[in-house]
A computed fold for a 478-nucleotide part of an RNA from an uncultured bacterium, annotated as small-subunit ribosomal RNA, 3' major domain.
Context: one part of a larger RNA
RNA sequence: UGACGGGGGCCCGCACAAGCGGUGGAGCACGUGGUUUAAUUCGAUGCAAACCGAAGAACCUUACCUGGGUUUGACAUGCAGGUGGUAGUGAAAUGAAAGUGGAACGACCUUGCAGCGAUGUAAGGAGCCUGCACAGGUGCUGCAUGGCUGUCGUCAGCUCGUGUCGUGAGAUGUUGGGUUAAGUCCCGCAACGAGCGCAACCCUUGUCGUUAAUUGCCAUCAUUGAGUUGGGCACUUUAAUGAGACUGCCGGUGACAAACCGGAGGAAGGUGGGGAUGACGUCAAGUCCUCAUGGCCCUUAUGGGUAGGGCUUCACACGUCAUACAAUGGUCGGUUCAGAGGGUUGCCAAGCCGCGAGGUGGAGCCAAUCUCAGAAAGCCGAUCGUAGUCCGGAUUGCAGUCUGCAACUCGACUGCAUGAAGUCGGAAUCGCUAGUAAUCGCGGAUCAGCAUGUCGCGGUGAAUACGUUCCCGGGUCU
Numbered sequence: 001u002g003a004c005g006g007g008g009g010c011c012c013g014c015a016c017a018a019g020c021g022g023u024g025g026a027g028c029a030c031g032u033g034g035u036u037u038a039a040u041u042c043g044a045u046g047c048a049a050a051c052c053g054a055a056g057a058a059c060c061u062u063a064c065c066u067g068g069g070u071u072u073g074a075c076a077u078g079c080a081g082g083u084g085g086u087a088g089u090g091a092a093a094u095g096a097a098a099g100u101g102g103a104a105c106g107a108c109c110u111u112g113c114a115g116c117g118a119u120g121u122a123a124g125g126a127g128c129c130u131g132c133a134c135a136g137g138u139g140c141u142g143c144a145u146g147g148c149u150g151u152c153g154u155c156a157g158c159u160c161g162u163g164u165c166g167u168g169a170g171a172u173g174u175u176g177g178g179u180u181a182a183g184u185c186c187c188g189c190a191a192c193g194a195g196c197g198c199a200a201c202c203c204u205u206g207u208c209g210u211u212a213a214u215u216g217c218c219a220u221c222a223u224u225g226a227g228u229u230g231g232g233c234a235c236u237u238u239a240a241u242g243a244g245a246c247u248g249c250c251g252g253u254g255a256c257a258a259a260c261c262g263g264a265g266g267a268a269g270g271u272g273g274g275g276a277u278g279a280c281g282u283c284a285a286g287u288c289c290u291c292a293u294g295g296c297c298c299u300u301a302u303g304g305g306u307a308g309g310g311c312u313u314c315a316c317a318c319g320u321c322a323u324a325c326a327a328u329g330g331u332c333g334g335u336u337c338a339g340a341g342g343g344u345u346g347c348c349a350a351g352c353c354g355c356g357a358g359g360u361g362g363a364g365c366c367a368a369u370c371u372c373a374g375a376a377a378g379c380c381g382a383u384c385g386u387a388g389u390c391c392g393g394a395u396u397g398c399a400g401u402c403u404g405c406a407a408c409u410c411g412a413c414u415g416c417a418u419g420a421a422g423u424c425g426g427a428a429u430c431g432c433u434a435g436u437a438a439u440c441g442c443g444g445a446u447c448a449g450c451a452u453g454u455c456g457c458g459g460u461g462a463a464u465a466c467g468u469u470c471c472c473g474g475g476u477c478u
Stems, first nucleotide, its partner, number of pairs: 007478007015468002019432005026323001029320005034314001042053002064309004070303001073134001077133007088105002093100002108125007136298002139296003145292002147287003150283001152281001157196006163172003176187003202275004207243007216233003221230002246269001249263005325425001329384007341372003346365002351360003391422001396417007438460007
């Protein structure tokens, strides 16, 4: 000077408390450990690994295993020699494929010469073969590294120049009195200033104006089954640009300060809500399998190509979801209202067929035009009557649909049948303070196909916070 203390003071945070909903019990999905295996590729391991890398393992992916094949190589550059029926297309045969095989067809560019031209001929290129340098490596080391990332933590801190003090390490500034979300601001002070952080500038959302009016909208006038058409741009909306909020105004408290409390006006009030933004540093944190890269290692193999298998095993243990155990519910019928997105190798309407998954069909749309697409919970009726049930849906059988060379290992979905555990979960433990929790559906990326995951979107919409003694983490002074 730090760090630490079951030392002290002050302060904060869904940290506790007050509440709401879960996890831990059940069966299922996914990941991990372990086990098994020829292989179950590799990495991640308290918080900060475990629906994580993986925004999607049937083949491919794929890195793993087994088998059969290959060696200048799937890819790059250079050198030497050779090679015109050369490059390219590649039949039969063989093989699981890779490949082997080679019938048949058969070019191109530049320059010179001959020729009116078609073309012929010579040299070179391109290509191929042989050899050599080299290629190649998801091989090792993240404790050799860059880059990127997590975490403390969006916590309020971390420093510097000059001056002063101290023999010095260092201190001061940055401490103190108030205040703030904040080292935020004010006052004081041997300090005076400054930088990185805080805040603001950026995006989005909430209000109003101006401009614009198609594919959007419809008050007035006609018109229609329908904003359908004429007409209009008032309204809604869209998208560009402005205004608006600053403790600006009033009262009180305060130290005549900073600020705090209350009020007015206002769509919004004291950071309006949300996002992006992550200081100096910590953990030799993570990643050599994104990429880059030092060193080491392999070089007829640890490289490259191929078929099949594996990553999908299953006594068990852990983590994270989704579904339930029901009546605030299940089932049946009727009926109402979104937002944000995607679409040409695509989205696919109407109509018809099928109980259905789906099939057929072909209109429109490169999309405010067409389409995915009839949101669901909700509301109005009916039924069930507390039961392992008209709850719950695992499991299994049969029959199908779709994608795709191909659904056996190992896809998703549909119909019929089957109907398991489960009656709210021990110790313990997690999330959340408002359009939040809870609950309800919709869309996107990945993607041929496959979503209970993830990233977004809207609908309905609570309870509670006395307070800071205690648990955890953090800041500051001592």
The RNAcentral record of the full RNA draws on SILVA. Its Rfam family is "Bacterial small subunit ribosomal RNA". The coordinates come from a structure-prediction model, not an experiment, and the mean pLDDT is 85.